A computed fold for a 74-nucleotide RNA from Zostera marina, annotated as transfer RNA. The organism belongs to Zostera, within Eukaryota. Its Rfam family is "tRNA". Gene Ontology term of the family: triplet codon-amino acid adaptor activity. RNAcentral holds the sequence, with entries from ENA and Rfam. The prediction has a mean pLDDT of 81.
[in-house]
Formats: sequence, structure tokens, C1' cells
RNA sequence: GCGGCUGUAGUUUAGUUGGUUAGAACGCCUGCCUGUCACGUAGGAGGUCGAGGGUUCGAGUCCCUUCAGCCGCG
Repeated sequence: GCGGCUGUAGUUUAGUUGGUUAGAACGCCUGCCUGUCACGUAGGAGGUCGAGGGUUCGAGUCCCUUCAGCCGCG
């Protein structure tokens, strides 16, 4: 330099052929429980999907550019 894969909450991740609100587990916060902690239980906060642009009535999903990591080729 060329090609491919991956990037979604603090972490690990689901997300079907573009469609109705972006969910789950762990973690975090609060209440209950307990003499206290832990466990258990009820609830809550936390994302605009690596970044920018485009297509579309509508994009995490399609297209282009770009960034980071990994793999291969030279």
C1' cells in the first nucleotide's frame, strides 16, 4: 500500500429482509428486608448505535468518506 472482519449503556452483548418506543445481563443509585453488610426483592438513572455526510416518508441496519482495533496479502 491492498483486501477482509469488528465498533450499540460503565462492562459483556441482542437487534430477522429498513418500519411502530433501541432491549437484556452484570454493574451503579434508591426503597423494603437485616442489629450491620451481603443475599433476596421492588423501582430508577444511564445510549442517539466509533465520527462525518448521503439515499429514503422512515437508517443501528443501505451507500460514500474517515478513525480505532484485529486478521490476511504484498